[in-house]
Context: one part of a larger RNA
């Protein structure tokens, strides 16, 4: 563009994609079998390798705009107290995401048709044969089943419902567990969409000042205190204003 009006929503599966691994240990059973050594079919359980998904409760790790201690030097007159540089100066810690090394789940069950091989019934060939008619059991393998994509499937499907009194969808704007840009996805005052603030979770670890003690370094009290990104709620201060394009057979 197309799918012969123009949406919005919800769906079929044609067809394709993935996966469909591999052990151990235990009963059953020291049984069946075997002269003994030695050992089983089928059957149930339990458990682990590699992969592969999902997730971040735990464990562990990052975490450069979260806290704390500290070295050297500049600054903020100077004390305190900060603050710049110095790999994030360095050290210990750490939320949120985002991670495996961590938790969870998966491979099945089951059905259909076979392969080898196991048979039934059976003549050709009066027997005798699984095969010539016929008919049935049989594999991690084949079809499905399991998960995922799917109508440009041009063979372009289905359904509801709304639009000629204008559905609908775009710019724009807040923003996002979405994201290279488009695109997807929330909200746009009839508004919690993002910042702020409020509390609270959760990190650090005991702020500044003052007072005590102590010549002083420091120690303690106030005070589980300051301060604190991304976490969970409430809350319209603050920023989503207004408005404007696109938009259909017909009649």
């Nucleotide at each position: 563009c197309g799918c012969a009006g123009g949406a919005a929503u919800a769906u079929u599966g044609a067809g394709g994609a993935g996966g469909u691994c591999c052990g151990u240990u235990u009963c059953u059973a020291g049984u069946a079998c075997g002269a003994g050594a030695g050992g089983a079919c089928c059957g149930a359980a339990a458990u682990g390798g590699a992969c592969g998904a999902a997730c971040c409760g735990c464990u562990a790790g990052u975490g450069u705009a979260c806290c704390a201690g500290u070295u050297g030097u500049g600054c903020c007159g100077c004390c305190a107290g900060g603050u710049g540089c110095a790999c994030c100066g360095c050290u210990g810690g750490g939320u949120a995401g985002c991670u495996a090394u961590g938790u969870u789940c998966g491979g099945a069950a089951c059905g259909g048709a076979u392969a080898a091989g196991c048979g039934c019934u059976g003549a050709a060939a009066g027997c005798a044969u699984c095969u010539a008619a016929g008919c049935g059991c049989g594999a991690a393998g084949c079809c499905g089943g399991c998960u995922c994509c799917a109508a440009g499937a041009u063979g372009a499907g289905u359904a509801u419902u709304c639009c000629c009194u204008g559905a609908g969808g775009g710019u724009c704007g807040u923003a996002g567990a979405a994201g290279a840009c488009g695109a997807c996805u929330a909200c746009g005052u009839u508004g919690a969409u993002a910042g702020g603030c409020u509390a609270c979770a959760g990190g650090u670890g005991g702020a500044a000042g003052u007072g005590c003690a102590g010549u002083a370094a420091u120690g303690u009290a106030u005070g589980g205190a300051g301060c604190c990104g991304a976490g969970u709620a409430g809350u319209a201060c603050u920023a989503a204003u207004u408005a404007c394009c696109c938009g259909a057979u017909a009649g």
Molecule: large-subunit ribosomal RNA, domain VI
Organism: Saprospiraceae bacterium